[in-house]
Formats: sequence, structure tokens, C1' cells
RNA sequence: AACUCAUCACGAGGGGCAGAGGGAACGGCCCGACGAAGCCCCAGCAACCAGCCGAUCGGCGGCCAGGUGCUAAUUCCGUCCCGGUCGAAAGUCGACCAGGGAGAGAUGAAGG
Repeated sequence: AACUCAUCACGAGGGGCAGAGGGAACGGCCCGACGAAGCCCCAGCAACCAGCCGAUCGGCGGCCAGGUGCUAAUUCCGUCCCGGUCGAAAGUCGACCAGGGAGAGAUGAAGG
């Protein structure tokens, strides 16, 4: 690294350096010289682990902010399967759904 489990509709910005990209891929749609990515300092949030308190077979609640992480938009939306509504009576097709599931991704724990 792979594999496994959990979470992803809430929450959380300022400064300095820097100088054109960034939002995983692809297609959209957005953010960006009223400074993108990256690095540093300070601050904040609170998903997991740790610590503390409570509960006691429920696998939960609270505190804390030590270890990671995070601080535009639902993981920004879609991609695959199923369902529903409408177009239209049917097939196909199209549009829509904070409808369901899967896959992929991110983070944590474990693993190696």
C1' cells in the first nucleotide's frame, strides 16, 4: 500500500510569503489579481483516537482540544442499479426527487 470498520445534510478565518490556478477522475457548474495552489504564524470547529466524568450489555451521552483531521457550495451536482412524479394511454426517451442502494473519493482507527 491492500484488506476491515466508522463517519461524510451540522460546524469552523485572519495575517505574512508567493504569483495562476483550484474544487480526486471525467462531464457540468462554481471559486480565483477584491490574489488560486503551496509554505509559515495565530485562531477556530469537533469526525476518529487519547484523557476525564456519567451510564452499564446500551456499544450511548457529556467535558476536553493532547494526536490526527478539518475551516466555499450536501463528498458542489451527475456518472452504475432500483423506485417514484411529470411529459403521455403504452414502449423507448427526456426532465425532476434532502427517494433508496452500490461504486468511487476524503478523514480517522486498526493493519502492514
Molecule: SAM riboswitch aptamer (S box leader)
Organism: Aeromicrobium camelliae